[in-house]
């Protein structure tokens, strides 16, 4: 160089083209003498970047960046 896979809240992962969910973590409240556990509520994502297609893109297309693997 070539080929394949991946990039989404702090972390790990979801999401037939109709607009992003779950778990853990975090914050507040409840429970407790208190902590943990448990229960309730909440915050946190311009979906790696830039374009394109489309009424509509995390999803499809192109280029670029980064990570992992294969070939040599």
């Nucleotide at each position: 160089c070539g080929c394949g896979g991946g990039c989404u809240g702090g972390u790990g992962u979801a999401a037939c083209g109709g607009a992003a969910a779950c778990a853990c973590a975090c914050a507040g409240c409840g429970c407790u003498c208190a902590u943990a556990a448990c229960g309730c509520u909440g915050a946190a994502g311009c979906u790696g970047c830039a374009g394109g297609u489309u009424c509509g893109a995390a999803u499809c297309c192109u280029g670029c960046g980064c990570c992992c693997g294969c070939c040599a």
Transfer RNA from a Beutenbergiaceae bacterium, 72 nucleotides, folded computationally. It matches the Rfam family "tRNA". It is annotated as a transfer RNA. About the family: Transfer RNA (tRNA) molecules are approximately 80 nucleotides in length.